The RNA shown here (transfer RNA) has 71 nucleotides and comes from a Deltaproteobacteria bacterium.
Its Rfam family is "tRNA". By type it is a transfer RNA.
The prediction has a mean pLDDT of 82.
Lineage of the source: Bacteria > Pseudomonadati > Myxococcota > Myxococcia.

RNA sequence: GGGGUUGUAGCUCAAUGGAAGAGCGCCCGGCCGUUAACCGGACGACGAAGGUUCGAUUCCUUCCUACCCCG
Numbered sequence: 001g002g003g004g005u006u007g008u009a010g011c012u013c014a015a016u017g018g019a020a021g022a023g024c025g026c027c028c029g030g031c032c033g034u035u036a037a038c039c040g041g042a043c044g045a046c047g048a049a050g051g052u053u054c055g056a057u058u059c060c061u062u063c064c065u066a067c068c069c070c071g
Stems, first nucleotide, its partner, number of pairs: 001070005007064001010024004018054001027041004047063005
C1' cells in the first nucleotide's frame, strides 16, 4: 500500500427496514431470625458524520477502533 472481518447496556450476546431485548452484574424491594438461594422492579447501549427511505442497529459512502490475510 491492497483486501477482508468487527464495533449494540458494566461484561457476554440477540434483533436482516416498522423504532432495541436476553443472561450475568450493579441498585431497590419482597421472602427469611440472618446470609445465601428464590421472586418482583428500576437504571443503563446501536463507534462518529453524512446519504437513501414515510421509517435505518439493519442498506450506501467516508472516517475511527480492534483483529486477520496479501505485498